[in-house]
Context: one part of a larger RNA
RNA sequence: GGCGCAUGGUGGAUGCCUUGGCAUCAGGAGCCGAUGAAGGACGUGGGAGCCUGCGAUAAGCCUCGGGGAGUUGGCAACCAAGCGUUGAUCCGAGGGUGUCCGAAUGGGGGAACCCGGCCGUCGUCAUGGGCGGUCACCCGCACCUGAAUGUAUAGGGUGCGUGGAGGGAACGUGGGGAAGUGAAACAUCUCAGUACCCACAGGAAGAGAAAACAACAGUGAUUCCGUGAGUAGUGGCGAGCGAAAGCGGAUGAGGCUAAACCGCGCUUGUGUGAUACCUGGUAGGGGUUGCAGGUGUGGGGUUGUGGGAGUGUGCCGGAGCCGUCUACCAGCGGUUCGGGGAGUGAGAAAGUCGUGGUGUAGCCGAAGGGCCUGGGAUGGCCUGGCGUAGUGGGUGAGACCCCCGUAGGCGAAACACUGCGGCCUCCUUGGGCGCGCCUCCCGAGUAGCACGGGGCUCGUGGAAUCUCGUGUGAAUCUGCCAGGACCACCUGGUAAGCCUAAAUACUUCCUGAUGACCGAUAGCGGACAAGUACCGUGAGGGAAUGGUGAAAAGCACCCCGGGAGGGGAGUGAAAUAGUACCUGAAACCAUGUGCCU
Numbered sequence: 001g002g003c004g005c006a007u008g009g010u011g012g013a014u015g016c017c018u019u020g021g022c023a024u025c026a027g028g029a030g031c032c033g034a035u036g037a038a039g040g041a042c043g044u045g046g047g048a049g050c051c052u053g054c055g056a057u058a059a060g061c062c063u064c065g066g067g068g069a070g071u072u073g074g075c076a077a078c079c080a081a082g083c084g085u086u087g088a089u090c091c092g093a094g095g096g097u098g099u100c101c102g103a104a105u106g107g108g109g110g111a112a113c114c115c116g117g118c119c120g121u122c123g124u125c126a127u128g129g130g131c132g133g134u135c136a137c138c139c140g141c142a143c144c145u146g147a148a149u150g151u152a153u154a155g156g157g158u159g160c161g162u163g164g165a166g167g168g169a170a171c172g173u174g175g176g177g178a179a180g181u182g183a184a185a186c187a188u189c190u191c192a193g194u195a196c197c198c199a200c201a202g203g204a205a206g207a208g209a210a211a212a213c214a215a216c217a218g219u220g221a222u223u224c225c226g227u228g229a230g231u232a233g234u235g236g237c238g239a240g241c242g243a244a245a246g247c248g249g250a251u252g253a254g255g256c257u258a259a260a261c262c263g264c265g266c267u268u269g270u271g272u273g274a275u276a277c278c279u280g281g282u283a284g285g286g287g288u289u290g291c292a293g294g295u296g297u298g299g300g301g302u303u304g305u306g307g308g309a310g311u312g313u314g315c316c317g318g319a320g321c322c323g324u325c326u327a328c329c330a331g332c333g334g335u336u337c338g339g340g341g342a343g344u345g346a347g348a349a350a351g352u353c354g355u356g357g358u359g360u361a362g363c364c365g366a367a368g369g370g371c372c373u374g375g376g377a378u379g380g381c382c383u384g385g386c387g388u389a390g391u392g393g394g395u396g397a398g399a400c401c402c403c404c405g406u407a408g409g410c411g412a413a414a415c416a417c418u419g420c421g422g423c424c425u426c427c428u429u430g431g432g433c434g435c436g437c438c439u440c441c442c443g444a445g446u447a448g449c450a451c452g453g454g455g456c457u458c459g460u461g462g463a464a465u466c467u468c469g470u471g472u473g474a475a476u477c478u479g480c481c482a483g484g485a486c487c488a489c490c491u492g493g494u495a496a497g498c499c500u501a502a503a504u505a506c507u508u509c510c511u512g513a514u515g516a517c518c519g520a521u522a523g524c525g526g527a528c529a530a531g532u533a534c535c536g537u538g539a540g541g542g543a544a545u546g547g548u549g550a551a552a553a554g555c556a557c558c559c560c561g562g563g564a565g566g567g568g569a570g571u572g573a574a575a576u577a578g579u580a581c582c583u584g585a586a587a588c589c590a591u592g593u594g595c596c597u
Stems, first nucleotide, its partner, number of pairs: 001596009015582001016547002020518002022515007029507002031167002039101003042055003046079002049075003061095006070083003106115003116135007137164002139161007171202001172200005182189001186236001212219002223250005233241002254499003257443001261299010277286002279330006304477001306442004310437007318337007338429006351423010362410003368383005384401002386390001392404003448472007458484001479494005534541002554581001557568004
């Protein structure tokens, strides 16, 4: 030196474990914000720091419930000083306080800082100063004022507004909108109206009550699922893209206006001297009340077997009071009672009482002993019990009967959500049905058309339907649109106004459950001070580190040593479990020994 064997060191693999994750499901909740959010800065404890909580009333204040013996949050002990059966700590509900920044909003600003005005109040002899309130902008409404320019308008000002502003994981609607890629290259095409950007909204959004589909038979708003169907189609007919009707289900809901016509208000024009007009008849009376246009408002009206208005007519039809220039009759309008209907979920909108349910704290909750082994019994043996409970977790090994729970049952002063009923509110009560007249209305820079685009299965094609830009530009029911160019017939519908629950999408968040999901190089980046340390001017990037033991019982005391560390002693079942701590592989490094050289 090599090769073995043994014993160690180093190292932290492996095994076991889990406080943390991942995925899915069910239920709940689904917006927060100028009454100042989300998110932060700085403070706040008797004793340094970080986390949590809280806000100068600062690990807390008040009230009401629950609960029942300890307690002053965690790392995290120790000391001090307290509180508590006159019910503390703790849990829940409601309230109070809530510095500074942040939409940030008195002005400024390099966020958490600086500097003000006005009112009130405190302090000072006075000034400086402290405290409370208030002061941004935009929009809407009302009022005042008010140019060029006479009326006016623009502009300015004041007051009022739980009006706006900002945030939010995904889901939604709209406005913009790629490329890598595929086509085995590439340009139309595809990827894809995807990613991404922006705006806006809600707990859902959007869509939605046929100018729809269909086909000679019919359906009857929308949405979603299955099927139809990878079909019909489209397509350098390449790559690819790709419906609809119908059928089967989920859900189920329908409403309001515009116009014609009537009344009233305002306004513009016009007209006469009593004609017109004041509901009709008769008599009297009145006086700019008239007529035409515009506009606002109330009534009316809402449909496609076309509907409505106007007008004439037929039948049916509660009551009282008031008005309609006066009297009478008729008619018309308003109001009250009674009758009928509906309702805050669209069609108007708010509250109260009663009674249920659910949630936000909680409560009750069955049944075991002995012996043996062991440090320890939940193990073994013997012998019992409960079970609407033998899911699960903990306890010194593996517990239905030890503890927490579980099955089952019970519970709320307060707040929230929700069901039902009463009060309440609204509508209607004079219109309804029918016939005639064919007088009026039935959503206009719209439909259509031309050109240029987009979107539909549809890439310009024979290209309908839908939609945008530019231009042009109708009709009113004997009308108009659609049924895939177009025409005729036939059929379906009634555009150019609006609202609408549910079935559907999603999960930041709360609760519960589950797993042929992970088990510390795994599982979230993060089981540990984690979006931390650290890196970067910045946008941004972004770690590592889990395990003594049942219990600290964490080694008193003695010895060596300056200490670190070690040797005894002691604790413990175990100390080769000693905080560098479970197990403790390998590389690597030693010591002892055997053999070989």
The prediction has a mean pLDDT of 80. Predicted 3D model of a 597-nucleotide part of an RNA (large-subunit ribosomal RNA, domain I) from Kineococcus vitellinus. The organism belongs to Kineococcus, within Bacteria. The sequence was found in a public genome assembly. Its Rfam family is "Bacterial large subunit ribosomal RNA". On this family, see Cannone et al., BMC Bioinformatics 2002: "The comparative RNA web (CRW) site: an online database of comparative sequence and structure information for ribosomal, intron, and other RNAs".